[in-house]
Context: one part of a larger RNA
């Protein structure tokens, strides 16, 4: 000098930040990912329409029935997109991470942009629904019916993919051009103008993989390794590769520290220091890893997927004992642990995201508010005058001296406070949670607002009383055994100040 701090005493206001560092311990409850009726059948609600009845202010209200070629709308269902983003945590990981510089002629990329070409014909199902039925439940089973931008088949396809004669580039791997053979697309909707669909090429974005260098401790860890190291071939992948497999060879790493063990997410940064360097990695930003523990794949452009699936395990809960359900390291919140860390708040108004043609819906991201002197910064607790130097208190050599212009008193001011009134920007036409907030005006009245530590030396600041090696102090030296500036109290003083000290840690 610093801190995500804690503890003690004290505490007026505002702005901006920050707030489980410990148990990656267990979690009640609510919310955190939906959306599209302009893909589809359908119609449980709401609304509309028609009919009937009743009431009366004769065109409204109420009730009932019917109605989905019904202006709307929509639970459940099929389908599309999203759910791989955003949010959390740091357990693992000493290198499959990260940082930086390159490579990919060894690769992928939904939505978006640009360009080219195209969407012809046909078909069978299935959920919803109905009936029957199993089960305590979770959840099913059978039969029958139906639609699609769901699914399938055929046609066409310059470019595309596979195999390939040949030519060019290239050290090689490989790349480019290309005769021929084989293979492969599509979907419609409506308000008729748009949106969507298929193939191809390019771009953009985002990723995968590879390489160099840097990035803890320990030798009281010295040898380690059999898919191990390399080759040929095959499989696998978007793609290289022992990534995997068969065969062959016997290699590969290591004192420039292999292998083992311990510790640890990494960086931009933060902090300290004149610097070199040291320590650190909260908040914010980038990357990585994880999602009760372990394993696995499915779907998909993208996951081996926090609020998806399956299996195993531990734990909790329900059960009719046959069987089932769950995962806060999302936001709040609870218990526990701990010296210690907040509200089961408001809003989608702004910014951003998902879906939608849009209106809009969703969004504990985010914007705000609440709590906490936890930090930084700012402001205030009044100003001027006022001596016969009051009183109290302390001290005294009894004369006095200190507190001290301090107070009283006089004259002012109103930051702040309180009350009343007005009242934003943030929003580009509408839309403001914050919020009647910030701010402004008027009124009232010094009115509402000072503590903490220290005073032997280091180190700024001294006397009296009490105590008597006791009680106690103490960072170091040390102080206390009857005159203690060092203990306790008082008066006085010094230093900081809405804080001041102590403890812990770092330089």
């Nucleotide at each position: 000098a610093g801190u995500g701090a804690a503890c003690g005493c004290u505490g007026g206001c505002g702005g901006c930040g920050u707030g489980c560092u410990u148990a990656a311990c267990a979690c009640a409850u609510g919310c955190a990912a939906g959306u599209c009726g302009a893909a589809c059948g359908a119609g449980a609600a709401c609304g509309g329409g028609u009919u009937a009845u009743a009431g009366c202010u004769u065109g409204c209200u109420a009730u009932a029935a019917c109605u989905g070629u019904c202006a709307g709308c929509u639970a459940a269902g099929u389908g599309g997109c999203g759910c791989a983003c955003g949010g959390g945590u740091g357990a693992g990981u000493a290198a499959u991470a990260u940082a930086u510089a390159g490579g990919u002629a060894a690769c992928g990329u939904g939505c978006c942009c640009u360009a080219g070409a195209g969407a012809a014909g046909a078909g069978g199902a299935u959920a919803a629904c109905a009936u029957u039925u199993g089960g305590a439940a979770a959840c099913g089973a059978a039969u029958g019916c139906u639609a699609a931008u769901a699914c399938u088949c055929u046609a066409u396809a310059u470019g595309c993919c596979u195999u390939u004669a040949u030519c060019c580039c290239a050290a090689a791997a490989g790349g480019g051009a290309g005769c021929a053979a084989g293979g492969g697309a599509a979907a419609u909707a409506u308000u008729u103008a748009u949106a969507g669909c298929u193939c191809u090429a390019g771009g953009a974005u985002c990723g995968g993989c590879c390489u160099g260098u840097a990035c803890g401790g320990u030798a009281u860890c010295a040898g380690c390794u059999u898919g191990u190291u390399g080759g040929u071939g095959a499989g696998g992948u978007a793609a290289u590769g022992g990534c995997u497999c068969a065969c062959c060879a016997a290699g590969g790493c290591u004192a420039u520290g292999a292998c083992g063990c311990c510790u640890a997410a990494c960086u931009g940064g933060u902090u300290u220091g004149a610097g070199a360097g040291g320590a650190u990695g909260a908040u914010c930003a980038g990357u990585c890893a994880c999602a009760c523990u372990g394993g696995a794949a499915c779907u998909g452009a993208g996951a081996c997927a926090c609020g998806g699936u399956c299996c195993a395990g531990a734990c909790u809960c329900c059960u009719a004992c046959g069987g089932g359900a769950g995962g806060c390291a999302g936001c709040a919140g609870u218990g526990g642990g701990g010296a210690a860390u907040a509200u089961u708040g408001c809003a989608c108004a702004a910014u951003g995201g998902a879906g939608g043609a849009a209106a809009c819906u969703c969004u504990g991201a985010u914007g705000c508010a609440g709590c906490a002197a936890c930090g930084c910064c700012g402001c205030g607790u009044g100003g001027a005058g006022g001596a016969u130097g009051a009183c109290a208190c302390a001290u005294u050599u009894c004369g006095g001296u200190g507190c001290g212009u301090a107070a009283a008193c006089u004259c002012c001011u109103u930051u702040u406070a309180u009350a009343u009134a007005g009242g934003a920007a943030g929003a580009u036409a509408a839309u403001g949670a914050c919020g009647g907030u910030a701010c402004u005006a008027u009124a009232u009245g010094a009115a509402u607002a000072a503590g903490c530590a220290c005073c032997g030396g280091c180190u700024a600041a001294c006397u009296c009383c009490g105590u008597g090696c006791c009680a106690g102090c103490a960072g170091c030296c040390g102080c206390g055994g009857u005159a203690a500036u060092a203990c306790g109290g008082a008066g006085g003083g010094u230093g900081c100040a809405a804080g001041c000290g102590u403890u812990a840690c770092u330089c």
Small-subunit ribosomal RNA, 5' domain from an uncultured bacterium, 507 nucleotides, folded computationally.
Its Rfam family is "Bacterial small subunit ribosomal RNA".
The RNAcentral record of the full RNA draws on ENA and SILVA.